[in-house]
RNA sequence: AGUUCUAUAGCUUAAGGGUUAGAGUAGGGAAUUCAUAUUUCCAAGGUUAUAGGUUCGAAUCCUAUUAGAACUA
Numbered sequence: 001a002g003u004u005c006u007a008u009a010g011c012u013u014a015a016g017g018g019u020u021a022g023a024g025u026a027g028g029g030a031a032u033u034c035a036u037a038u039u040u041c042c043a044a045g046g047u048u049a050u051a052g053g054u055u056c057g058a059a060u061c062c063u064a065u066u067a068g069a070a071c072u073a
Stems, first nucleotide, its partner, number of pairs: 001072007010025004018056001028042004049065005
């Protein structure tokens, strides 16, 4: 320098263009226990990396940028 891939909750991740973007884990509350742990329940936590475009409608499709990874030279 070129090619390809990835970016979603604190972390690990799911989601065929269409109902309020869902789960595990961590943290918080409650139940259980003499107490702790385990277990169960509840709530909260997301400008889907950024900026544009297409579309009635975009996390999803297109373009550019940023960051990271792999490969080639």